Notes:
c-di-GMP-I riboswitch aptamer from a Bacillota bacterium, 85 nucleotides, folded computationally. Lineage of the source: Bacteria > Bacillati > Bacillota. The sequence was found by an Rfam model in a public genome assembly. Its mean pLDDT, the model's own confidence on a scale to 100, is 89.
[in-house]
RNA sequence: UUUCGAUAAGGGCAAACCCAUUGAAAGAUGGGGACGCAAAGCUUCAGGCCUAAAGUCGGAUGACCAUGGUGGCUGAGUUGCCGAA
Repeated sequence: UUUCGAUAAGGGCAAACCCAUUGAAAGAUGGGGACGCAAAGCUUCAGGCCUAAAGUCGGAUGACCAUGGUGGCUGAGUUGCCGAA
C1' cells in the first nucleotide's frame, strides 16, 4: 500500500418504541432505550424512496411539483481504529 473481517483487546454508533423541543409535512435535535452496524464516520454528485408548505392547474374533492428530507436504500467520492493475509 492492497485485500479481507476468522480470532482477540480497547472501544464506538444506536433501529423500533417512549418523553421533550422543532417543522406545513416527511423528518430533525436532545434524553431514555438497543434492532442491528467494520465505516451505521462525513458529502445529496447519480439513481431510488418519503413529504408537498409555497407555486401551477382545477368549480371542488384533488392532481402535479423539491427549493424540504432520507448517507441506517444503492452506487460514487472522501477520511479512518484494531487485527489477519
The model forms 95% of the base pairs in the Rfam consensus. It matches the Rfam family "c-di-GMP-I riboswitch aptamer". Rfam's curators write: GEMM was predicted in a large-scale screen for bacterial structured RNA regulatory elements. Rfam links the family to the GO term cyclic-di-GMP binding.